A computed fold for a 73-nucleotide RNA from a Candidatus Zambryskiibacteriota bacterium, annotated as transfer RNA. Its mean pLDDT, the model's own confidence on a scale to 100, is 81. The organism belongs to Candidatus Zambryskiibacteriota, within Bacteria. It matches the Rfam family "tRNA". The family's RNA type in Rfam is transfer RNA. Rfam's curators write: Transfer RNA (tRNA) molecules are approximately 80 nucleotides in length. The RNAcentral record of the sequence draws on ENA.

RNA sequence: CCACCCAUAGCUCAGCUGGUAGAGCAAUUCUCUUAUACAGAAUGGGUCCCUGGUUCGAGUCCAGGUGGGUGGA
Numbered sequence: 001c002c003a004c005c006c007a008u009a010g011c012u013c014a015g016c017u018g019g020u021a022g023a024g025c026a027a028u029u030c031u032c033u034u035a036u037a038c039a040g041a042a043u044g045g046g047u048c049c050c051u052g053g054u055u056c057g058a059g060u061c062c063a064g065g066u067g068g069g070u071g072g073a
Stems, first nucleotide, its partner, number of pairs: 001072007010025004019056001027043005049065005
C1' cells in the first nucleotide's frame, strides 16, 4: 500500500427479504433462609463505533472515516 472480516446492554452474542431492539450471564428489588448461598418472581439498563446518503421508514442498503483482526505485496 491492497483485499477481506468484525464493531448492537456491564460481559458473551442473536437480530432472516428494510417495518422502529432481544437472549443468556451479570446488576437491583422481593419471596424463601437465623444469615449467606441455591431456587423462584419482578425491574432497570441501548445516540446499534462515527459522519453523510438512499428511503414513507435504516442495526440492516450505499459512500467515507475510526478502531480491532486475518491474508497478500